[in-house]
């Protein structure tokens, strides 16, 4: 020079006119609520999107208890919290380098080397708690896909047969084997050996993994060493499940405060008992926007022998009027410089700034210069001259921390990787 990985920002800037929004001053009419006119100061994003998380805030007497539904699920720090962030362990994956063997060629006593193990390793994934508590799933292929299983085999007995008798060989059956070979991504440890009729962790030795244990080292998740135990028990849980932890519901169209109107029709259930006269029990019903139970509020009258009807409580159905303003509504867990602390992520302490608040919905339009970019010429290079016109993604609606997703360009810090020079 030229690529590849991560990260965190830009994404137009200067003037000048005109026209919009809100504050705030100051003038002018006006009782006033306000109307006009001026100055000043400010006005859409890294995602303002998705509506996925978690909150702050607002109402809801139960934010009680059980279950159920969801939710997280490796440690330790961070944070108001969070399914987020930062460091780590573990697992996986790996560029790259060093080293050993090695087909085979070669300018041959020495070099190259496709490939193939060791041992180190930057960066990169991970929805990471159990698979011996139980259910369920797996295609082909294979005898068998989990206390499975006999396709070729191996041994041993017994019967027939061949052959020179025997040894040996082949058929069948009956009983052991799973150490050889096949089949797959994965076949019930692995390598020597001993044993045995053949065999097998039957038995030994070393590993490997599984369990106990002791010791170092670390807050911790784990890492190292040892020592016993022949114990060898496969994937999968973003498959049901099991564990452990957790969760009251709604949402700014929440909600307050004023204003304004509230004709009717028809139906449903309740409207009961005791009394010591303070209540107790009951029906019907509302509370949380999952069910129960448990609290806890409301009504429980009046005429009438009765039947029944007024009335009240608490719904359902059709039906009719009214819906205007104004608050929430922007000083925040805010932003920024800088000191210490800390690997960081953040945390403190000092100093300094107000940066939208609309309500059918404002934050714009034009002109000139400048820069970035794109494209044509012409130039040895620099870089000139002319065009185009900011050119991706896209526009608050209570805030505020994350996560996803979508972005032309062009340049920035970290790291690695190759080519050249020195």
């Nucleotide at each position: 020079g030229a690529g590849g990985g991560a990260c965190a920002a830009c994404g137009g800037g200067c003037a000048a006119c005109u026209g919009c929004g809100u504050u705030u001053c100051g003038u002018u009419g006006g009782c006033g609520a306000c109307u006009a006119c001026g100055a000043a100061a400010u006005g859409a994003g890294g995602a303002a999107a998705g509506u996925c998380c978690g909150a702050a805030c607002u109402c809801c007497g139960c934010a009680g208890g059980a279950c159920g539904a969801c939710a997280c699920g490796c440690u330790u720090c961070c944070u108001a919290a969070c399914a987020g962030g930062a460091a780590g362990g573990c697992g996986g994956u790996g560029a790259u380098g060093c080293u050993c063997c090695a087909a085979g060629g070669c300018u041959a006593u020495g070099c190259c080397g496709a490939g193939g193990g060791a041992c180190a390793a930057a960066g990169c994934c991970g929805a990471c708690g159990g698979a011996u508590a139980g259910u369920g799933c797996a295609a082909c292929a294979g005898a068998a896909a989990g206390u499975a299983a006999a396709c070729c085999g191996c041994c041993a007995g017994c019967a027939c047969g061949g052959u020179u008798u025997u040894a040996c060989c082949g058929u069948g059956c009956u009983g052991g084997c799973a150490a050889g070979g096949g089949u797959g991504a994965a076949a019930c440890g692995g390598u020597g050996g001993g044993g045995u009729a053949a065999g097998a962790g039957c038995c030994c030795a070393c590993c490997a993994g599984c369990g106990g244990u002791u010791c170092c080292g670390g807050u911790g998740a784990c890492g190292g060493a040892g020592c016993c135990g022949g114990c060898u028990a496969g994937g999968u849980a973003a498959a049901c499940c099991c564990c452990g932890u957790g969760u009251g519901g709604a949402g700014c169209a929440a909600g307050a405060u004023c204003a304004a109107a509230c004709a009717g029709a028809a139906u449903u259930g309740g409207u009961g008992g005791c009394u010591u006269c303070g209540g107790c029990c009951g029906a019907u019903u509302u509370g949380u926007u999952g069910u129960c139970c448990g609290c806890a509020g409301a009504u429980c009258u009046c005429g009438g022998c009765a039947a029944c009807g007024g009335g009240c409580c608490a719904g359902u159905u059709c039906g009719g009027g009214u819906a205007g303003a104004u608050c929430g509504c922007u000083u925040g867990a805010g932003g920024u410089u800088g000191g210490u602390g800390g690997c960081a992520a953040c945390a403190u302490c000092a100093g300094u700034c107000c940066c939208a608040g609309a309500u059918a919905a404002a934050u714009a339009g034009u002109u000139g210069c400048c820069u970035c970019c794109c494209u044509u010429g012409c130039u040895u290079a620099u870089g000139c001259a002319g065009g185009g016109a900011a050119g991706a993604c896209a526009g608050a609606a209570u805030u505020c921390g994350g996560c996803u997703u979508a972005u032309a360009g062009g340049a920035g810090u970290c790291u690695u990787u190759u080519c050249g020079u020195g």